Predicted 3D model of a 102-nucleotide RNA (SAM riboswitch aptamer (S box leader)) from a sheep gut metagenome. Rfam family: SAM riboswitch aptamer (S box leader). Rfam links the family to the GO term regulation of gene expression. The model forms 97% of the base pairs in the Rfam consensus.

RNA sequence: CUUAUCGAGAGUGGCGGAGGGGACAGGCCCGUUGAAGCCCGACAACCUGACUUAUAAUUUUAGUCAAGGUGCCAAAUCCUGCGGUGAAAUCCGAAAGAUGAG
Numbered sequence: 001c002u003u004a005u006c007g008a009g010a011g012u013g014g015c016g017g018a019g020g021g022g023a024c025a026g027g028c029c030c031g032u033u034g035a036a037g038c039c040c041g042a043c044a045a046c047c048u049g050a051c052u053u054a055u056a057a058u059u060u061u062a063g064u065c066a067a068g069g070u071g072c073c074a075a076a077u078c079c080u081g082c083g084g085u086g087a088a089a090u091c092c093g094a095a096a097g098a099u100g101a102g
Stems, first nucleotide, its partner, number of pairs: 001102006011040001013039003019030003024081004041073001043071001046069003049065004054060001077096001082093003
């Protein structure tokens, strides 16, 4: 840079000991009934792999498993920030970001 997804899901565990929700701004929250981080565990099924299914057949379709590579485990990506609609609430889109694959 391209592309797909982002309102689903996941802990009464151990260590740790005060912060955390990416940054900025404004909100709103979580946290000594234990934050971050590490380990374990779980969740999910993007890629690899195995198996099943449809097909004459490589490719491919649909599905199962969860071994390997990632990811992830408060709240929609916590909400707003730009544009459209609207009296407002809302709704739609974009941007930015996150993750996978290339």